Purine riboswitch aptamer from Ureibacillus galli, 102 nucleotides, folded computationally. The prediction has a mean pLDDT of 77. The model forms 100% of the base pairs in the Rfam consensus. It was read from a public genome assembly, where an Rfam model found it. It matches the Rfam family "Purine riboswitch aptamer". The family is grouped with related families in Rfam's "Purine riboswitches". From the family's description: Riboswitches are metabolite binding domains within certain messenger RNAs that serve as precision sensors for their corresponding targets. Allosteric rearrangement of mRNA structure is mediated by ligand binding, and this results in modulation of gene expression. A class of riboswitches that selectively recognises guanine and becomes saturated at concentrations as low as 5 nM. In Bacillus subtilis, this mRNA motif is located on at least five separate transcriptional units that together encode 17 genes that are mostly involved in purine transport and purine nucleotide biosynthesis. It has also been shown that some members of this family are specific for adenine instead. Its family is annotated with purine nucleobase biosynthetic process in the Gene Ontology.
RNA sequence: GAAGUAAAUUAAAUAUUUCGUCGUAUAAUGUCGAGGAUAUGGCUCGUGAGUUUCUACCAAGCUACCUUAAAUAGCUUGACUACGAUUUGAUAUAAAAGAGAA
Repeated sequence: GAAGUAAAUUAAAUAUUUCGUCGUAUAAUGUCGAGGAUAUGGCUCGUGAGUUUCUACCAAGCUACCUUAAAUAGCUUGACUACGAUUUGAUAUAAAAGAGAA
């Protein structure tokens, strides 16, 4: 002088996603049948209802009640699942800057 080119780094924004949190559903609830225990007991199996809803429908404890019979009741605490929303983080892409510079 010519040409018109990186990277580290920074990083708007977008998408996906983990943990967590919040909301809705459902009260981890209820009906019926069979079997089973008996105050040191009060359980097991099945059937269905419940949800703009798939799945689940148990556990521990406390209190009451039942005078030996076939029936339990109330309360407290603890999840999973479906959908929606949200904070941080992670992954991917990535404007602009770095740079009409090396």